[in-house]
c-di-GMP-I riboswitch aptamer from a Clostridiales bacterium, 88 nucleotides, folded computationally.
RNA sequence: GAUUGUUAAGGGCAAACUUGCCGAAAGGCAAGGAUGCAAAGCCAUAGGGCCUAAGAUGCGUAAGCAUGAUGAUAGCAUGGCCGCCGCG
Numbered sequence: 001g002a003u004u005g006u007u008a009a010g011g012g013c014a015a016a017c018u019u020g021c022c023g024a025a026a027g028g029c030a031a032g033g034a035u036g037c038a039a040a041g042c043c044a045u046a047g048g049g050c051c052u053a054a055g056a057u058g059c060g061u062a063a064g065c066a067u068g069a070u071g072a073u074a075g076c077a078u079g080g081c082c083g084c085c086g087c088g
Stems, first nucleotide, its partner, number of pairs: 001087001005085001012037002017032006035075001041081003046078001048076001049073001051071001056067004
């Protein structure tokens, strides 16, 4: 400096599931556990997708139903920021 990665070394993270806690839920956090990951590091106030529907609105005698993020996901992909080793 470039590409996102052929080899090696040192390491790193942690899906499902289980337990506990938080939450209306989706989901999150902690411990265990490894399906995998070269950004599975950070950003949800960049715009999409997916998930949920507490509050709200409408309908309904009610039970409830419908709509719909401001909730959630960075392990849905694009994008932004930063970074180890290797390479030149």
The RNAcentral record of the sequence draws on ENA and Rfam.
The source organism's lineage runs through Bacteria, Bacillati, Bacillota, Clostridia and Eubacteriales.